Small-subunit ribosomal RNA, 5' domain from a metagenome, 530 nucleotides, folded computationally. Model confidence (mean pLDDT): 83 of 100.
Context: one part of a larger RNA
RNA sequence: GAACGAACGCUGGCGGCGCGUUUUAAGCAUGCAAGUCGAACGGUAUAUAUCCUUCGGGGUAUAGAGAGUGGCGAACGGGUGAGUAACACGUAGGUAAUCUGCCUCUGGAUGGGGGAUAGUUCAUGGAAACAUGGAGUAAUACCGCAUGAGGUUCAAUCACGAGAGUGGUUGAAUGAAAGGUGCAAUUGCACCGUCUGGAGAUGAGCCUGCGGUCCAUUAGCUUGUUGGUGGGGUAAAGGCCUACCAAGGCAACGAUGGAUAGCCGGCCUGAGAGGGUGAACGGCCACACUGGGACUGAGACACGGCCCAGACUCCUACGGGAGGCAGCAGCUAAGAAUCUUCCGCAAUGGGCGAAAGCCUGACGGAGCGACGCCGCGUGAAUGAAGAAGGCCUAACGGUUGUAAAAUUCUUUUCUUGGGGAAGAAUAAGGAAUGGAGUGGAAAGCCAUUCUGAUGACAUUAUCCAAGGAAUAAGCCCCGGCCAAUUACGUGCCAGCAGCCGCGGUAAUACGUAAGGGGCAAGCGUUGUUC
Numbered sequence: 001g002a003a004c005g006a007a008c009g010c011u012g013g014c015g016g017c018g019c020g021u022u023u024u025a026a027g028c029a030u031g032c033a034a035g036u037c038g039a040a041c042g043g044u045a046u047a048u049a050u051c052c053u054u055c056g057g058g059g060u061a062u063a064g065a066g067a068g069u070g071g072c073g074a075a076c077g078g079g080u081g082a083g084u085a086a087c088a089c090g091u092a093g094g095u096a097a098u099c100u101g102c103c104u105c106u107g108g109a110u111g112g113g114g115g116a117u118a119g120u121u122c123a124u125g126g127a128a129a130c131a132u133g134g135a136g137u138a139a140u141a142c143c144g145c146a147u148g149a150g151g152u153u154c155a156a157u158c159a160c161g162a163g164a165g166u167g168g169u170u171g172a173a174u175g176a177a178a179g180g181u182g183c184a185a186u187u188g189c190a191c192c193g194u195c196u197g198g199a200g201a202u203g204a205g206c207c208u209g210c211g212g213u214c215c216a217u218u219a220g221c222u223u224g225u226u227g228g229u230g231g232g233g234u235a236a237a238g239g240c241c242u243a244c245c246a247a248g249g250c251a252a253c254g255a256u257g258g259a260u261a262g263c264c265g266g267c268c269u270g271a272g273a274g275g276g277u278g279a280a281c282g283g284c285c286a287c288a289c290u291g292g293g294a295c296u297g298a299g300a301c302a303c304g305g306c307c308c309a310g311a312c313u314c315c316u317a318c319g320g321g322a323g324g325c326a327g328c329a330g331c332u333a334a335g336a337a338u339c340u341u342c343c344g345c346a347a348u349g350g351g352c353g354a355a356a357g358c359c360u361g362a363c364g365g366a367g368c369g370a371c372g373c374c375g376c377g378u379g380a381a382u383g384a385a386g387a388a389g390g391c392c393u394a395a396c397g398g399u400u401g402u403a404a405a406a407u408u409c410u411u412u413u414c415u416u417g418g419g420g421a422a423g424a425a426u427a428a429g430g431a432a433u434g435g436a437g438u439g440g441a442a443a444g445c446c447a448u449u450c451u452g453a454u455g456a457c458a459u460u461a462u463c464c465a466a467g468g469a470a471u472a473a474g475c476c477c478c479g480g481c482c483a484a485u486u487a488c489g490u491g492c493c494a495g496c497a498g499c500c501g502c503g504g505u506a507a508u509a510c511g512u513a514a515g516g517g518g519c520a521a522g523c524g525u526u527g528u529u530c
Stems, first nucleotide, its partner, number of pairs: 001530004006526005013376006019369002021334001026332003030329003035072003040069002046063007079287003089211007098204002103200008111145001113143002120135006151174010179192005213259003220250003225247008262284004266277004289310005312323004340366001342365003348362001349360004379409004389400004414467006423457001429451007474519005479500003485514005495502002
């Protein structure tokens, strides 16, 4: 000199864009943060209309909450950095050792049956959480049968390849499915699904070379350890696991142990080489009160799922139960220190749905904080009797100083009033035209055009008018380094200080005043890095 997720002191007008628990991965009251689908299914409280009525009620139609079965999602998105010195990360490769829901393209199929169960109802136990039994019901829930390929397995054979293999042909065995909506009304047609293949895309698993911390005042470490064979296991290679056999494997090119630490793109500094760092944003990894475990599923060993153990907190009728903010706000504690228990799904994105739509503390916004960067303003011109006052003085004068006053302007800002964008693209629906294909036709499908709702921010940005210099300057320094000096007070006292050093009676170094210098809505100090 530059920089900062900063803090502290004094001061503080506005706007834009960013950033905001670096400490205790400490504990958490309250609310919200993951639902959706009635076009998968049975069914219903209730409301309205209407009919019947023995006035108890019952039937039909329409709308239809809540709950349940089932599907998809909940493995994304969001948070944190505790652990981890490791194929965790970065980079370059391999997978002839693998999987991949939804999506895209392209084949084939969707036949015929069965038994349950929740909801419901009846009863029982319990303070509650919840649980048990009887009856009975549906499905795209569950289970068989049939058929079946270019799928899978085995055998034979051919081609290619350096090779464990890949591809073709033949034979045997094995292995599927579910319907719903619309339009038609004698077949059926269309769309969405379901099953089974092939290819792709995307995502993931595994393996390898190289690279990036400190300590030798850590020198030896290892028995599933190193390798082989058989078996098991996995989507998949492998001591991944197991039985047997052999005795190996690593290490001064630093094994093992200990300490510290998420890694990277980047960021800061520097002419560069390098040094420091890993906040925000982006990629990867790990974790979700602590430890362990599996279930479901295409995907988890799962933050707002389950089970077990532990610590802690809460409820209890003492028998037993409930919980997990390192999601968004917010609270307590800790600390030098870090925000609102806000608005909205209008936009972007995500989940579900045919769609309308619903959900979304992701996100878009607003609020608080000079925490940072950038921009603007606090007026402009004229104005010498160089006014008054202050300070200095040798008492002449000098200086503050065109500074003020005064006059003339301007209105960025400000106040009041009025107008007022863009962010909205289109969706459902409606209309028109054309096309593909099927059909008896309709609807549906594809393309284009027109029309057609929706704004949290928001009293928005911005523009116009009126008013009036009106609403707006501080902080640090003045001995040298280092720009800027005098007077008074004090008298090695009080104090200053980054270093050298000032202060003991004429202090340009302490305190105050006047003047001056620097930066400026900031200025200085402290801390840290280069």